The RNA shown here (transfer RNA) has 75 nucleotides and comes from a Candidatus Aenigmatarchaeota archaeon.
[in-house]
RNA sequence: GCUCCCGUCGUCUAGUCCGGUCAAGGAUAGGAGCCUUUCGAGCUUCGGACGCGAGUUCAAAUCUCGCCGGGAGCA
Numbered sequence: 001g002c003u004c005c006c007g008u009c010g011u012c013u014a015g016u017c018c019g020g021u022c023a024a025g026g027a028u029a030g031g032a033g034c035c036u037u038u039c040g041a042g043c044u045u046c047g048g049a050c051g052c053g054a055g056u057u058c059a060a061a062u063c064u065c066g067c068c069g070g071g072a073g074c075a
Stems, first nucleotide, its partner, number of pairs: 001074007010028004020058001030046005051067005
């Protein structure tokens, strides 16, 4: 230098291929409450994310382009 893959709550992950509701779902961790003699467990509830920018579109986590970061291969 070229090619390919990946980037989503604090952490892990589903959804992307084939664009479409409502509130982007689940687990775990955290806050509050209930229960319990206490702790733990259980139950209820709260807050929390689409790497960045642009384009296409009525509509983008999803498609296109560029950039950033990580990884693999080739030279």

Model confidence (mean pLDDT): 80 of 100. It matches the Rfam family "tRNA". It is annotated as a transfer RNA.